[in-house]
Predicted 3D model of a 140-nucleotide RNA (c-di-AMP riboswitch aptamer (ydaO/yuaA leader)) from Nonomuraea endophytica.
RNA sequence: GGCCGGCUGGCGCCGAAUCCCGUACCCGCGGGAACCGGGGAACCACAUGUUCCUUUGGGGUGAAUCCGACGUACGCGUCGGUAGGGCAUCUCCACGCCCGAACCCGUCAGCUAACCCGGUAGGCGCGAUGGAGAGGACUG
Numbered sequence: 001g002g003c004c005g006g007c008u009g010g011c012g013c014c015g016a017a018u019c020c021c022g023u024a025c026c027c028g029c030g031g032g033a034a035c036c037g038g039g040g041a042a043c044c045a046c047a048u049g050u051u052c053c054u055u056u057g058g059g060g061u062g063a064a065u066c067c068g069a070c071g072u073a074c075g076c077g078u079c080g081g082u083a084g085g086g087c088a089u090c091u092c093c094a095c096g097c098c099c100g101a102a103c104c105c106g107u108c109a110g111c112u113a114a115c116c117c118g119g120u121a122g123g124c125g126c127g128a129u130g131g132a133g134a135g136g137a138c139u140g
């Protein structure tokens, strides 16, 4: 000097997942704001008589759906793509790089005012491409 790892501080990214107050002496509990999600009328939609359908269940959060090929122990796996989504104040354009998961409810829920119920996690990065516009903080 370089690289790797840990701790602390700072700055940032995905995401609703942040901030404040009180209490307890012990990081637990309670409350508030803000943001987010679910349930829930009328109207509308759906539905109505017959047939069919309601296990081929149905539904929710989320960007995370769908298609093809191969394999399969038929549960699914892999490879390629794709609807869609992300990348240093905000928007757009161009370029480039990524994601395209996971989980939950439990036979049940369209929309939905009042009203009711819940969440505020987790995971990463340490240089961060260029252009145009918007906005208006600080200083003089």
Stems, first nucleotide, its partner, number of pairs: 010126005018033006034120006044110001057108001058105004066081006084099004090133005
Notes
Its mean pLDDT, the model's own confidence on a scale to 100, is 78.